[in-house]
RNAcentral holds the sequence, with entries from ENA. A computed fold for a 74-nucleotide RNA from Nephromyces sp. ex Molgula occidentalis, annotated as transfer RNA.

């Protein structure tokens, strides 16, 4: 240099196929239970979905470019 994959909450991931409320587990916070802690139960907070632009009534999802990371190849 060429090709492919990945980027979504503090962490790990799903959601992309078929555009239509942004979710799961752990962690965090509050409450319940307990003499108390853990475990367990209930609830809450936390996301400009890597960036910019485009298409569309509507974009995490489709298109273009760019950035970062990983792999293959010369």
């Nucleotide at each position: 240099g060429g090709c492919g994959g990945a980027a979504u909450a503090g962490a790990g991931c799903a959601g992309u196929u078929u555009g239509g409320u942004a979710g799961c587990u752990c962690a965090u916070c509050g409450g319940g239970c307990u003499c108390a802690u853990a475990a367990c139960c209930c609830g809450a907070a936390a996301g400009u979905c890597a960036a910019u632009g485009g298409u569309u009534c509507a974009a995490a999802u489709c298109c273009a470019u760019u950035u970062u990371c990983c792999g293959c190849u010369u």

Background:
Rfam family: tRNA. Lineage of the source: Eukaryota > Alveolata > Apicomplexa > Aconoidasida > Nephromyces.